[in-house]
Description: Predicted 3D model of a 148-nucleotide RNA (c-di-AMP riboswitch aptamer (ydaO/yuaA leader)) from a soil metagenome. Its Rfam family is "c-di-AMP riboswitch aptamer (ydaO/yuaA leader)". Rfam's curators write: This family represents a conserved RNA structure found upstream of the ydaO and yuaA genes in Bacillus subtilis and related genes in other bacteria. The RNAcentral record of the sequence draws on MGnify. Of the family's consensus pairs, 96% are formed in the model.

RNA sequence: CGCCGAGUCCCGGGUGGCCAUGUCGCCCGGGAGCGGGGGAACCAAUGGGUCGUAGGUCACGGCCCGGGGGCGAAUCGCCGCCAUCGAGCGGCGUAGCGCGACUCUUUCAGCGCGAGCCCGACAGCUAACCCCGUAGGCGGAUGAAAGA
Numbered sequence: 001c002g003c004c005g006a007g008u009c010c011c012g013g014g015u016g017g018c019c020a021u022g023u024c025g026c027c028c029g030g031g032a033g034c035g036g037g038g039g040a041a042c043c044a045a046u047g048g049g050u051c052g053u054a055g056g057u058c059a060c061g062g063c064c065c066g067g068g069g070g071c072g073a074a075u076c077g078c079c080g081c082c083a084u085c086g087a088g089c090g091g092c093g094u095a096g097c098g099c100g101a102c103u104c105u106u107u108c109a110g111c112g113c114g115a116g117c118c119c120g121a122c123a124g125c126u127a128a129c130c131c132c133g134u135a136g137g138c139g140g141a142u143g144a145a146a147g148a
Base pairs, nucleotide, nucleotide: 001139002138003137004136008032009031010030011029012028013027014026015025016024017023018022033134034133035132036131037130038129043124047065048064049063050062051061052060067122068119069118070117071116076093077092078091079090080089081088082086096113097112098111099110103148104147105146106145107144108143109142
């Protein structure tokens, strides 16, 4: 100076560095903006497998199995591994996300990511209302076409 991201801006106090009436950083407090969670009515929803046998769909019944949720793009599937069978480890894909530097949108191709953490038996939506966060990381970057 920019990029990802809600994670920015302003004010006051304290403190430290420096080329010092300033500026940069850190700590505390307040405000704005931004982001997220909880939470009525109405509305919505109320699991999966298997069997009931010519085959299929729906309903119903029998049996068996399974806690659930939140932040985030970060899910789901298949395969492999094991003194540990697990929310375990690894591999290949994949929903999804990011990248072309004035901004936004679309298309083709390309590249990268596809983590981690939390709640603790509890949460659909949700007016009023309540609560929380405002971190962290990166470094000169993909090419082409069309439109605003």